A computed fold for a 541-nucleotide part of an RNA from an uncultured bacterium, annotated as small-subunit ribosomal RNA, 5' domain.

[in-house]
Context: one part of a larger RNA
RNA sequence: AGCGAACGUUAGCGGCGGGCCUAACACAUGCAAGUCGAACGAUGAAGCACCUUCGGGUGUGGAUUAGUGGCGCACGGGUGAGUAACACGUGGGUAAUCUACCCUCUGGCGGGGGAUAACUUCUCGAAGGAGAUUGUAAUACCGUCAUAAGUCCAUAGAAUCUACGGGUUUUGUGGGGAAAGGUGGCCUCUUUACAAUGCUACCACCAGAGGAUGAGCCCGCGUCCCAUCAGUUGGUUGGUAAGGUAACGGCUUACCAAGGCGAAGACGGGUAGCUGGUCUGAGAGGAUGAUCAGCCACACUGGUACUGGAACACGGACCAGACUCCCACGGGAGGCAGCAGUGAGGAAUCUUGGGCAAUGGGCGCAAGCCUGACCCAGCCACGCCGCGUGAGUGAUGAAGGCCUUCGGGUUGUAAAGCUCUGUGGGGAGGGACGAAAGUGCCGGUUUAUAAUACACUCCGGUUUUGACGGUACCUCCUUAGCAAGCACCGGCUAACUCUGUGCCAGCAGCCGCGGUAAUACAGAGGGUGCAAACGUUGCUC
Numbered sequence: 001a002g003c004g005a006a007c008g009u010u011a012g013c014g015g016c017g018g019g020c021c022u023a024a025c026a027c028a029u030g031c032a033a034g035u036c037g038a039a040c041g042a043u044g045a046a047g048c049a050c051c052u053u054c055g056g057g058u059g060u061g062g063a064u065u066a067g068u069g070g071c072g073c074a075c076g077g078g079u080g081a082g083u084a085a086c087a088c089g090u091g092g093g094u095a096a097u098c099u100a101c102c103c104u105c106u107g108g109c110g111g112g113g114g115a116u117a118a119c120u121u122c123u124c125g126a127a128g129g130a131g132a133u134u135g136u137a138a139u140a141c142c143g144u145c146a147u148a149a150g151u152c153c154a155u156a157g158a159a160u161c162u163a164c165g166g167g168u169u170u171u172g173u174g175g176g177g178a179a180a181g182g183u184g185g186c187c188u189c190u191u192u193a194c195a196a197u198g199c200u201a202c203c204a205c206c207a208g209a210g211g212a213u214g215a216g217c218c219c220g221c222g223u224c225c226c227a228u229c230a231g232u233u234g235g236u237u238g239g240u241a242a243g244g245u246a247a248c249g250g251c252u253u254a255c256c257a258a259g260g261c262g263a264a265g266a267c268g269g270g271u272a273g274c275u276g277g278u279c280u281g282a283g284a285g286g287a288u289g290a291u292c293a294g295c296c297a298c299a300c301u302g303g304u305a306c307u308g309g310a311a312c313a314c315g316g317a318c319c320a321g322a323c324u325c326c327c328a329c330g331g332g333a334g335g336c337a338g339c340a341g342u343g344a345g346g347a348a349u350c351u352u353g354g355g356c357a358a359u360g361g362g363c364g365c366a367a368g369c370c371u372g373a374c375c376c377a378g379c380c381a382c383g384c385c386g387c388g389u390g391a392g393u394g395a396u397g398a399a400g401g402c403c404u405u406c407g408g409g410u411u412g413u414a415a416a417g418c419u420c421u422g423u424g425g426g427g428a429g430g431g432a433c434g435a436a437a438g439u440g441c442c443g444g445u446u447u448a449u450a451a452u453a454c455a456c457u458c459c460g461g462u463u464u465u466g467a468c469g470g471u472a473c474c475u476c477c478u479u480a481g482c483a484a485g486c487a488c489c490g491g492c493u494a495a496c497u498c499u500g501u502g503c504c505a506g507c508a509g510c511c512g513c514g515g516u517a518a519u520a521c522a523g524a525g526g527g528u529g530c531a532a533a534c535g536u537u538g539c540u541c
Stems, first nucleotide, its partner, number of pairs: 001540003005537005012387006018380002020345001025343003029340003034071003039068002042065001047060005078298003087223008097215002102211007110145001112142002121132004151176011181203006190196002224270003231261003236258008273295004277288004300321005323334004351377001353376003359373001360371004390420004400411004424482001425478006434468001440462005447455001485530005490511003496525005506513002
């Protein structure tokens, strides 16, 4: 000098930050990931219209609900147990690779098929749940047909580059493999009775090229302690072949060879997430890795795969284990290292709050829905910073206290008194910024089109949205009224006297004080330092 601090005494206000460092101990309760009806079949509320035997029925309408399907759930959030390692940092490589959604461009989107959930009717079970039957749709599924610019595979050449392994470009031949519709508008084309099987716009779908983003893998260098750890290794090291992967590779397997690492520290043991940074220091260094940011690892413990562009997946699945709970004893359910909160541990660390208004994310054409991310509020002097607790004047130097050489000195302009001010506090009134978009409507414009329709692009006008919060801030009123403590005073070290005590009681960071005049113990008066704090303890330089 510093701290994610703790403890003691004390405590007025505000701003900005921070807040389980210990048990990766166990968790009651609520919430933390959904969304789309413009993919699909069911369901079909209100309202409106018509009919009515006044019970209701029909049509329109589309709220709602579970299911099929799509996208998301691999992000965001938490923790640091493990890990001494290509984990991280830094610089490279990938001619050994992948990349959903997004952007740009090119070309397509034809014809068919069989199911299944929901639903109906049943059955079993305490429950979790399971089974059978009838039966239907799709942007779900299909091994089938068509098409194939390009693409993939095989094969025959050519050009070019090369780290000589191969890569890139190109010309043939043969073979394999695609797709899905939805919404709005219209009658130009086709078929036409309206109109849709047509056209068109938008959103989707398929194939391909490029980009962007993200990721995988490989390598050089750097990264703690112990030699009282000296030898270590059997898929081990290399080769051939095969398998596997998006991809190289003992990654895996069979066979063959006998290698590989090590005093420049292998192997073993201990400790530890790494970094940007942070603290200190003149620097070099030393210590550290809270908050914020990047990367990694983990999700009750261990293992395994499935789905998917991506997981071997925190709030998915399966198996085993420990623990907790339910049970009709046959069997089941669960996982806060998400946000709050509880118990335990501990010197020690907060509310079971408000809101999606902003920023960001998921889904959706959109309206919108979801979002304990986030934005806010609450608690705590935990830290830093700012403000206040009054200002001016006032000497018969009042009273009281303390000291005294009894003259006086000191507290001390301090108080009282007089004149003012109104920050904070209290009362009254006004009152934000954070909001710009998006959407709807109106007008214009652009693109596409058969089109003056719908849609798209852009512009203008109008409409709407605030948790915080009646908060910040402003104005007026009110009274000096409501707001100062803590440590120290022997030397180091700024600050001195009296009384009590008498090696006792006690103090103490070091030196050391105390045994009858103690500036060192205790109290008082006085003083010094810092101040809403001041000291003590712990840790680092």

The full RNA is in RNAcentral, with records from ENA and SILVA. Its mean pLDDT, the model's own confidence on a scale to 100, is 80. It matches the Rfam family "Bacterial small subunit ribosomal RNA".